[in-house]
Small-subunit ribosomal RNA, 5' domain from an uncultured bacterium, 518 nucleotides, folded computationally. The full RNA is in RNAcentral, with records from ENA. The prediction has a mean pLDDT of 83.
Context: one part of a larger RNA
């Protein structure tokens, strides 16, 4: 120079970015994923009318239940990984893709059941049985049907080997749908394509160690077949013996990769904090279910350590999610606000949800930018320091004193942008659902920024260093002591080098050690 720093001394303010590098260590509490009644059935309550006072009935109408969509994104984090993980460059004639645009054709008929709700039973809980009943965009079966899938036969084209792709009046088999309202629409099926996201395969770059020299039986390769969105030893069965490796196999030891930052004239050389991309991982192991999409942080199951509760029978947890807690350490924040902007889920939409995000709170912990006052003032004062000591030098224009300023601070007034609009309401265009226009609505930060008057130099300096390297010098005290030191080296009675005191240098809201990296 640098830095996610620490410690000392020290301290006025703003902006603006950054704060667990150690224990992927254990974790109270709380809050981070829900949302739709315009998919169903419907209930507790609330109003009202009725009333034999036992209720019946009309509106509304949580909560919880079945369904759909989301939960695989957004946050975290670096444990593992030396590996097609990443990074570039191509390839898939070997693949998927919900919502979203765009085409094209459709939606007929019908049946059984469950949740809830109502009865009873177990259970200390957690939760769990067993009868009776009821819906659907939930299940199920029948029709419909090809450019879709599976088979089989002829024509044309093409390619880069397997092999693609087009027209078919060819042919036979199988396969679908869901209704919902305010009548506007919004949904739901099947094909094709198109965006996106993703999967897989290659080339070639990508730590250290030869005090690792031999490594390998699904192991190379072939044939059959499962299996998967798909290609493959990916798995099996059978056959061959083969792959790999001194151009570095296999071991072991470190480590997430990249864009990038620091340094340096560059070559290189380090690092991978904060942002961004891609990967991996969620107490540790192993599995798979649901779904396009996960082998799933805040889903399921086993098996394990740990912690909890318990009526000892059996049950609950997973903060590497925001605060917070103990611990470990030199060391690293607030159990905030707020959905107002942005952006996500879901929703005709009003809107709920969002600890993403936005903000605000602490820390000099970085950068940057402002102040600690300006002009004049010589009896060169007093004081302190040195001296060749009736006196000079220094501190020093420094102070006092005069003038003038008010950044900054206090006190009092004013007061923002961030907001675009979406949705309502009126009016208009035309492409009949989008669009313009006019009205009214919405600010957490925030009475903050900012501004204006009033005050009054008033609120605001230090750290280190002074023997060379290296800018700055004397005096005392000590006397190889008591101490300094980055290298040299200082100190044994005049120490510019240990400690003070003066004075000086040099940086300044900081300055110094330390620790790393060039």
């Nucleotide at each position: 120079g640098a830095u996610g720093a620490a410690c000392g001394c020290u301290a006025g303010c703003g902006a603006u970015a950054g704060g667990c590098c150690u224990a992927a260590c254990a974790c109270a509490u709380g809050c981070a994923a829900g949302u739709c009644g315009a998919g169903c059935g419907g209930u507790a309550g609330a109003g009202g009318a009725c009333u034999u006072c036992g209720g019946u009935u009309c509106u509304u109408g949580a909560g919880a239940g079945c369904g759909g969509c989301g939960c695989a994104c957004g946050g975290g984090u670096g444990a593992g990984u030396a590996a097609c993980a990443c990074g570039u460059a191509u390839g898939c004639a070997a693949c998927c893709u919900a919502c979203c645009u765009u085409u094209a054709a459709c939606a007929g008929g019908g049946g059984g059941a469950u949740a809830g709700c109502c009865c009873g039973g177990a259970g200390a809980a957690a939760u769990u049985c067993g009868g009776a009943u009821u819906a659907a965009u939930a299940c199920c079966c029948c029709a419909u049907a090809a450019c879709a899938c599976a088979g089989g036969g002829g024509u044309c084209c093409c390619g880069c080997a397997u092999g693609g792709g087009a027209a078919u009046a060819u042919u036979u088999g199988u396969u679908a749908a869901a209704g919902a309202u305010u009548a506007a629409u919004c949904g739901g099926u099947u094909a094709a394509a198109g965006a996106u996201g993703g999967g897989c395969a290659u080339g070639c770059g990508u730590a250290a160690c030869a005090u690792u020299a031999g490594c390998u039986a699904g192991u190379u390769g072939g044939u059959g077949a499962g299996g998967u969105a798909a290609c493959g030893g990916c798995u099996c069965a059978c056959c061959a013996a083969g792959g790999c490796a001194a151009c570095g196999a296999u071991g072991u030891u470190u480590a997430g990769g990249g864009g990038a930052a620091c340094u340096g004239a560059g070559a290189g050389g380090u690092u991978u904090a904060u942002c961004c991309c891609c990967c991996a991982c969620a107490c540790u192991g192993g599995a798979a279910c649901u779904g396009a999409g996960a082998c799933a942080c805040g889903g399921u199951c086993c098996a394990g350590a740990c912690u909890c509760c318990u009526a000892c029978g059996g049950g609950a947890g997973g903060c590497a999610g925001c605060a917070g807690u103990g611990a470990g350490g030199a060391a690293u924040a607030u159990u905030g606000g707020u959905c107002a902007a942005u952006g996500g889920a879901c929703g005709a939409a009003a809107g709920u949800c969002u600890g993403a995000a936005c903000c605000a709170g602490c820390c000099a912990a970085g950068u940057c930018g402002c102040g600690u006052g300006a002009a004049g003032g010589a009896u060169g004062a007093c004081g302190g320091c040195g001296c060749u000591c009736u006196g000079c030098g220094u501190u020093g224009u420094a102070a006092a004193c005069u003038u003038c300023u008010u950044u900054u601070g206090u006190a009092g007034g004013g007061g923002a942008a961030u907001a675009a609009a979406a949705a309502g309401g009126g009016g208009g265009a035309c492409g009949u659902g989008u669009c313009c226009u006019c009205c009214a609505u919405u600010g957490c930060a925030u009475g903050u920024a900012c501004u204006c008057u009033a005050c009054g130099a008033a609120u605001a300096a230090g750290g280190a260093u002074c023997g060379g390297c290296u800018a700055a010098c004397u005096c005392c005290g000590u006397g190889c002591c008591a101490g300094c030191a980055g290298c040299c080296g200082c100190g044994g009675u005049a120490a510019u080098a240990c400690g003070g005191a003066g004075g000086a240098u040099u940086c300044g809201a900081g300055c110094g050690u330390u620790a790393u990296c060039c």